RNAcentral holds the full RNA, with entries from ENA. This is a predicted structure of a 713-nucleotide part of an RNA (large-subunit ribosomal RNA, domain II) from a Thermoplasmatota archaeon. Its mean pLDDT, the model's own confidence on a scale to 100, is 85. Lineage of the source: Archaea > Methanobacteriati > Thermoplasmatota.

Context: one part of a larger RNA
RNA sequence: GCCAGAGAGUUUUGAUCAAUGGCGAGACUAAGUCUGAUAAGGACGGAGUCGUAGGGAAACCAACACGCUCGCAUUCUUCGGAAGAGGAGCGAGGUGAUAUCGCCUGAAGUCAUUGGUUGAAGACCCGAAACCGGUCGAUCUAUGCGUGGGCAGGGUGAAGCCUCUCGAAAGGGAGGUGGAAGCCCGCACAGGUGGUGAGCUACAAAUCCCUCUGAUGACCUGCGUAUAGGGGUGAAAGGCCAAUCGAGACCGGAGAUAGCUGGUUCCUUCCGAAACUACUCGAAGGUAGGCCUUGGUAGAGGUUGAUAAUAAGGUAGAGCACUGAUUGGGUAUACGGGGGCGAGAGCCCUCGGUACGCUGUCAAACUCCGAAUGUAUUAUCACCGUAGAAGCCAGGAGUGAGGGCGUCGGGGUAAGCUUGACGUCCGAAAGGGUAAGAACCCUGCCUGAGGUUAAGGUCCCUAAAUACCGACUAAGUGUUACUUCGAAGGGAGUCCUCAGUCGAAGACAACUGGAAGGUGGGCUUAGAAGCAGCCACCCUUUAAAGAGUUCGUAACAGAUCACCAGUCGAGAUUGUGGGCCCCUAAAAUGGACGGGGCUAAGUCGGUUACCGAUACCUUGGAGCACCGAGAGGUGUCUAGUAGGAAGGCGUCGUGCGUGGGUAGAAGCUUGGUCAUGAGAUCGAGUGGACCGCGUUCGAACGAGAAUUCUGGU
Numbered sequence: 001g002c003c004a005g006a007g008a009g010u011u012u013u014g015a016u017c018a019a020u021g022g023c024g025a026g027a028c029u030a031a032g033u034c035u036g037a038u039a040a041g042g043a044c045g046g047a048g049u050c051g052u053a054g055g056g057a058a059a060c061c062a063a064c065a066c067g068c069u070c071g072c073a074u075u076c077u078u079c080g081g082a083a084g085a086g087g088a089g090c091g092a093g094g095u096g097a098u099a100u101c102g103c104c105u106g107a108a109g110u111c112a113u114u115g116g117u118u119g120a121a122g123a124c125c126c127g128a129a130a131c132c133g134g135u136c137g138a139u140c141u142a143u144g145c146g147u148g149g150g151c152a153g154g155g156u157g158a159a160g161c162c163u164c165u166c167g168a169a170a171g172g173g174a175g176g177u178g179g180a181a182g183c184c185c186g187c188a189c190a191g192g193u194g195g196u197g198a199g200c201u202a203c204a205a206a207u208c209c210c211u212c213u214g215a216u217g218a219c220c221u222g223c224g225u226a227u228a229g230g231g232g233u234g235a236a237a238g239g240c241c242a243a244u245c246g247a248g249a250c251c252g253g254a255g256a257u258a259g260c261u262g263g264u265u266c267c268u269u270c271c272g273a274a275a276c277u278a279c280u281c282g283a284a285g286g287u288a289g290g291c292c293u294u295g296g297u298a299g300a301g302g303u304u305g306a307u308a309a310u311a312a313g314g315u316a317g318a319g320c321a322c323u324g325a326u327u328g329g330g331u332a333u334a335c336g337g338g339g340g341c342g343a344g345a346g347c348c349c350u351c352g353g354u355a356c357g358c359u360g361u362c363a364a365a366c367u368c369c370g371a372a373u374g375u376a377u378u379a380u381c382a383c384c385g386u387a388g389a390a391g392c393c394a395g396g397a398g399u400g401a402g403g404g405c406g407u408c409g410g411g412g413u414a415a416g417c418u419u420g421a422c423g424u425c426c427g428a429a430a431g432g433g434u435a436a437g438a439a440c441c442c443u444g445c446c447u448g449a450g451g452u453u454a455a456g457g458u459c460c461c462u463a464a465a466u467a468c469c470g471a472c473u474a475a476g477u478g479u480u481a482c483u484u485c486g487a488a489g490g491g492a493g494u495c496c497u498c499a500g501u502c503g504a505a506g507a508c509a510a511c512u513g514g515a516a517g518g519u520g521g522g523c524u525u526a527g528a529a530g531c532a533g534c535c536a537c538c539c540u541u542u543a544a545a546g547a548g549u550u551c552g553u554a555a556c557a558g559a560u561c562a563c564c565a566g567u568c569g570a571g572a573u574u575g576u577g578g579g580c581c582c583c584u585a586a587a588a589u590g591g592a593c594g595g596g597g598c599u600a601a602g603u604c605g606g607u608u609a610c611c612g613a614u615a616c617c618u619u620g621g622a623g624c625a626c627c628g629a630g631a632g633g634u635g636u637c638u639a640g641u642a643g644g645a646a647g648g649c650g651u652c653g654u655g656c657g658u659g660g661g662u663a664g665a666a667g668c669u670u671g672g673u674c675a676u677g678a679g680a681u682c683g684a685g686u687g688g689a690c691c692g693c694g695u696u697c698g699a700a701c702g703a704g705a706a707u708u709c710u711g712g713u
Base pairs, nucleotide, nucleotide: 001713002712003711004710005709006708011121012120013119014118015117016116017115018114019113020112021111022110023109026050027049028048032044033043034042035041054061055060064091067090068089069088070087074083075082076081092105093104094103095102096101124263125262127260131253132252133251134250135249136248142227143226144225145224146223147222148221149220150219151217153185154184155183156181160177161176162175163174164173165172166171189214190213191212194210195209197208198207229245231241232240233239266648267647268646269645270644271643276289277288278287279286280285290399291398292396293395294394295393296392297391301384302383303382305381306380307379308378309377310376311375317369318367319366323363324362325361328358330356331355332354333353335352336351337350338349339348340347341346402426403425404424405423406422407421408420409419410418411417431442432441433440446621447620448619449618450617451616452615456611457610458609459596460595461594465608467607468606469605470604471603472602478598479597489583490582491581493580494579495578496577498575499574500573501572502571510567511566512565513564514563516540517539518538521535522534523533546561550559551558622638623637624635625634626633627632649702651699652698653697655695656694657693658692659691660690667686668685669684670683671682672681673680674679
């Protein structure tokens, strides 16, 4: 893991609500007694509880058996209306401190059963780490104490002593002898450094191999003995105290508590949320409200739609009239600083400030202005509603972690970011499309059959156009609705629009020829001659030709251009705006338009077919709701998490009734049939003795999940 079996809202009691039943201004007995078979049951038992009167802290006082109006159902009707149980509103009454005001008053309860919810109890089940009490542990280990045991071999050579020697002495030196030391090397023994080796379902719940440390000492070790859990012991690591230690183990309190995690067992039908507001030692939880559901009551309106009218408003936009910000000139200045001229008065220049006028801008906390939308009220229409809406009362909830997208905001460089509003979807929504995808597009799934479309598509994978008309693109650009990006800035890539200029008196391009003279203009310069630089830039001859466009020379020379003529013969050229395309364009395995592939099967515009869903249509059936005496009919009905409500299936037992069975019960295996389903039923085989059906009551009543439990495998 699999299989089988076990496995979770129970019981008691109090409260409250509903349904059903008994009695009813009353209802019920409790303990207990008697009886009975020590039973079930029956008969007593009125103590007591609830109700029948309230108000007031209390003293105390103490209420309509209907006076009026409205009016649903219903009844009657002369069809106008009338009456009208229950109901509603007045009025009246009781009481409290007068009034205001509060509570109460025109009689319905009580007992039982069942069900919903809830308080107290372990209270749906499993789950802590912990806390407290008692008991047992120092055969492991820590430390102390008592008493024993152990330490191959080798090396170094302290003190002391002896001899020699130096010295006046104190003492020094040398050679021997000697054998000290938490001395050295190294077995036993003790340890455990590195290999970050092996092993790591191990040989082993700490081992193996190599390497390494101490090895006469604060050494190692046997046995005995002492210290005990907030306590011991500790050369101190929170170490160790029996594989357990930042407080041992075991048993008990004990089913501790858990606002936390997980799990919680058959079917169908109807409705169907929330992730918000307030408060909270509150933020993973609650309480009240909101939103869901069920029952009742009530009796005529309700509304998220459209249009109109009337209101209030200060947003978007716009503007600069206010408050502030702000560009460039100008003017003014008994304003402030600096500078200059003048004998001085004063004047001039400049920087800053302030004011005015022109010009150009900005604002959530600016406004001379000012929408759309939205809001409120009213009216008309529309829709819903007597087949009973809205409202109100009562029972039961769940939710109170939300999320995406669109639009409008706040915060943020930004975010699949955060925080609001309005809407929508997912959440709790299946189906089709988007290659694939919670929320993007289409569309709201009872069931069978047939058809038509939506979004999106129609070369192949792959259902349907290798459809048609007109353009563009040459980049494989592209073939991606959004989300999968692609910018500023560039492009004699190409297409289109518009405007200007030149052009048969010949444009533009190309080719042929000319491109001169005063003059080498003046200055500068070593030189400067069209062409280093500065100044000026005239005149003449001409068809035309600059005191010179570029190259060139040391300077000249030379080449070329402007400009003119000729050849040629029809458009040329400049700019604005737009479409597609190109550059800009860098990421890590080789790679993605879904793929193949495509020059359309790309892009833009237009047209007609077709494909395509649980949508829509037709039709058979089921359910639900409503109408109807029924037959039958009607329907904008049928998705659904949390959750509410309803009706059923099955298991075990029980009272009553009624059946089957050795001519074969239950169980098991297998094959049919029926039912929306839980399930039911029939046949065959096996099996070998019990088992159904109807109805009543009662449950330790339904398994796939809990790192569930037990067994098997």